[in-house]
c-di-GMP-I riboswitch aptamer from Desulfuromonas sp., 93 nucleotides, folded computationally. Of the family's consensus pairs, 95% are formed in the model. It was read from a public genome assembly, where an Rfam model found it.
RNA sequence: CUCCGAUACGAGCAAACCCGGUGCGAACCGGUGACGCAAAGCCACGGGUCCGCCGCAGCGCGUAGCGCGAAGGCGGAUAGCCGGGUUGCCGAA
Numbered sequence: 001c002u003c004c005g006a007u008a009c010g011a012g013c014a015a016a017c018c019c020g021g022u023g024c025g026a027a028c029c030g031g032u033g034a035c036g037c038a039a040a041g042c043c044a045c046g047g048g049u050c051c052g053c054c055g056c057a058g059c060g061c062g063u064a065g066c067g068c069g070a071a072g073g074c075g076g077a078u079a080g081c082c083g084g085g086u087u088g089c090c091g092a093a
Stems, first nucleotide, its partner, number of pairs: 004091002012037002018031005035080001041086003045083003048078007058068004
């Protein structure tokens, strides 16, 4: 230095629930609270999932232009879904 990693050291983060707020929504922010986390720091690049809008085919509608909408398109959310990138604390085996 790299891999790796503990019932070590000293710090750190904070799931769900609940309260307040923001957003059409996924979700986010603050408070509370700890399920967990050695990158649960940061980045939406690939995949997944989720949300919104549009929408070919198709389906529906006392029906000719509306509604729903596999496919597909666009935009968004998630870094605590996985991979990847990047930075970084500690040091037993």